[in-house]
About this RNA
Predicted 3D model of a 378-nucleotide RNA (Bacterial RNase P class A) from uncultured Thiolapillus sp. Rfam family: Bacterial RNase P class A. The family's RNA type in Rfam is ribozyme. From the family's description: Ribonuclease P (RNase P) is a ubiquitous endoribonuclease, found in archaea, bacteria and eukarya as well as chloroplasts and mitochondria. Its mean pLDDT, the model's own confidence on a scale to 100, is 77.

RNA sequence: GAGACGGCCGGACGGCCGCUGUCGCAUCCGCGAUGGAGGAAAGUCCGGGCUCCGCAGGGCAGGCUGCCAGGUAACGCCUGGGGGGCGCGAGCCCACGGAAAGUGCCACAGAAAACAGACCGCCUACCCCGGCCUCGUGGCCGGGCGGCAAGGGUGAAAAGGUGCGGUAAGAGCGCACCGCGCUGCCGGCAACGGCAGUGGCAAGGUAAACCCCAGCCGGAGCAAGACCAAAUAGGGAAGCGCGCGCCGCAAGGCGCGGCCUGUGGCCCGCAGGUGCUUCCGGGUAGGUCGCUCGAGGCGUCCGGCGACGGGCGUCCCAGAUGAAUGGCCGUCGGCGGCGCUUGGGCGCCGCAACAGAACCCGGCUUACAGGCCGUCUC
Numbered sequence: 001g002a003g004a005c006g007g008c009c010g011g012a013c014g015g016c017c018g019c020u021g022u023c024g025c026a027u028c029c030g031c032g033a034u035g036g037a038g039g040a041a042a043g044u045c046c047g048g049g050c051u052c053c054g055c056a057g058g059g060c061a062g063g064c065u066g067c068c069a070g071g072u073a074a075c076g077c078c079u080g081g082g083g084g085g086c087g088c089g090a091g092c093c094c095a096c097g098g099a100a101a102g103u104g105c106c107a108c109a110g111a112a113a114a115c116a117g118a119c120c121g122c123c124u125a126c127c128c129c130g131g132c133c134u135c136g137u138g139g140c141c142g143g144g145c146g147g148c149a150a151g152g153g154u155g156a157a158a159a160g161g162u163g164c165g166g167u168a169a170g171a172g173c174g175c176a177c178c179g180c181g182c183u184g185c186c187g188g189c190a191a192c193g194g195c196a197g198u199g200g201c202a203a204g205g206u207a208a209a210c211c212c213c214a215g216c217c218g219g220a221g222c223a224a225g226a227c228c229a230a231a232u233a234g235g236g237a238a239g240c241g242c243g244c245g246c247c248g249c250a251a252g253g254c255g256c257g258g259c260c261u262g263u264g265g266c267c268c269g270c271a272g273g274u275g276c277u278u279c280c281g282g283g284u285a286g287g288u289c290g291c292u293c294g295a296g297g298c299g300u301c302c303g304g305c306g307a308c309g310g311g312c313g314u315c316c317c318a319g320a321u322g323a324a325u326g327g328c329c330g331u332c333g334g335c336g337g338c339g340c341u342u343g344g345g346c347g348c349c350g351c352a353a354c355a356g357a358a359c360c361c362g363g364c365u366u367a368c369a370g371g372c373c374g375u376c377u378c
């Protein structure tokens, strides 16, 4: 100098005035004490606590997650490890089970894109055709028949890779090493890694395509819900539903079926009810609780690589409800610019980001002017 990772601040103090929670005093007015918006309060993307639903039980469909081991109330989060990729490196990223269960797709280009091939090419023994040379034997050239997939081209990707041998020319055809499959041993809780043997070797990619496998999932949500008070007209009209059996004089009761309801859909079960639909007209929209003591904060010790857990001590740190947490002044601090100054420094001007709780908590993601600290790499 350039980078990587982690943490912190993002205003403080005083005065005057104003608002609000709790507590105390006070007949009222009010007075005093003590608190009062974030690291993301945002997005509403996950997970829960809590509240309610007479089944929340079983199944199907549907949704989510996807290496291993841990943490946690739980998670799609976090920690550590494994594997793959990027980077000189510190480090960073991964939608990371299965392609040998099946189906689908891989445009265009290319001969051929998976039961996958011959465009340019390489070879051409035997045989066939033609030509040239030769006295002849025979030789050469071109073509056909035939062989090849090593070289080149196309492409994101082309029948494992490099090298040697071999061959008419080639090819795992053979060999060595690497890769891959199988087997065994060792290490590790495991993902996986190492070693040895063996086999020429059989199957491209894609599952953030359908699918298969493993695991998880009642639903709705503080506008949840509970209570109090008040008021009206327990109003009017129309339409559509019952069947069977038993008891009973009747009223009515019981059972079965049909129908309806039961916090996502369907089925079964269970429970409840016999009602449902449309139109006209009327009342209420108020108050209290939920509502802040928590899977809480801070300090310290112990255990653990770590996330985190435990012990001890200490603290109470917003609860508004058309929505409080503010306005003004002064000083200091921070940043930037200008001028002066030997240095220390002084003076003037300007700026201050993203952004406001609404039941609460654990995460993730996004936004952020300016500044500080630590560790590590080149």
Stems, first nucleotide, its partner, number of pairs: 001378009011332007019036007038354001042365002045363005050221004057268004062217005067081005082096001083094004097212002102210002104206003119152002121148003127144007160178006179201001180199008225289004235280006242257006258274005296315008334351007